[in-house]
C1' cells in the first nucleotide's frame, strides 16, 4: 500500500535527572515522594507461529470458522488511541423570531491521523 483491531488485561528493582502524554492549538492529567527514556526482572494478551475440530475438496494443499495452550517471533503493562480536534445527524437548555439558523450542554456514527500486528 493492503487488511484485522484499538472501552479489556498487566509493576518491581538499578540508572539518570526535567520535563512528559505522537501531530498546530485547547482541556485535563503525570511528574523531585523522581516522571520521561535506557538497563534487567517480573508480568499481561493472544496478532503471528503451534496443536484440534469443522466447512469447502473425490482426496490433498491452501483457504475460511471454530476452540486450546502460552515452551517460540512481535506488542503491550497511568488516564477509551487520556479528551477534543474535521463532517453531518439526534436530543436537551436558553435567547429572539412568523419559522429557523446562529449560542451553550451532552449523545452515538463516519472520517482524518495514529498505534499494534499480518501480508
Nucleotide at each position: 500500500c493492503u487488511c484485522a483491531u484499538c472501552g479489556a488485561g498487566a509493576c518491581c528493582g538499578g540508572c539518570u535527572g526535567a520535563g512528559g502524554g505522537a501531530a498546530a492549538a485547547g482541556g485535563c492529567c503525570c511528574u523531585u515522594c523522581g516522571a520521561c527514556g535506557c538497563c534487567g526482572g517480573g508480568g499481561c494478551a493472544a496478532c503471528c507461529g503451534c496443536c484440534g475440530a469443522g466447512c469447502c475438496u473425490a482426496a490433498c494443499c491452501a483457504g475460511c470458522u471454530c476452540g486450546g495452550g502460552a515452551a517460540g517471533g512481535u506488542g503491550c503493562c497511568a488516564a477509551c488511541u487520556c479528551c477534543u480536534g474535521c463532517g453531518a445527524c439526534c436530543c436537551g437548555c436558553a435567547c429572539u423570531u412568523a419559522a429557523a439558523a446562529a449560542g451553550c450542554g451532552g449523545g452515538g456514527c463516519g472520517g482524518u491521523a495514529g498505534a499494534u500486528g499480518a501480508g
Record summary: Predicted 3D model of a 119-nucleotide RNA (SAM riboswitch aptamer (S box leader)) from a soil metagenome. Its Rfam family is "SAM riboswitch aptamer (S box leader)". Gene Ontology term of the family: regulation of gene expression. RNAcentral holds the sequence, with entries from MGnify. Its mean pLDDT, the model's own confidence on a scale to 100, is 81.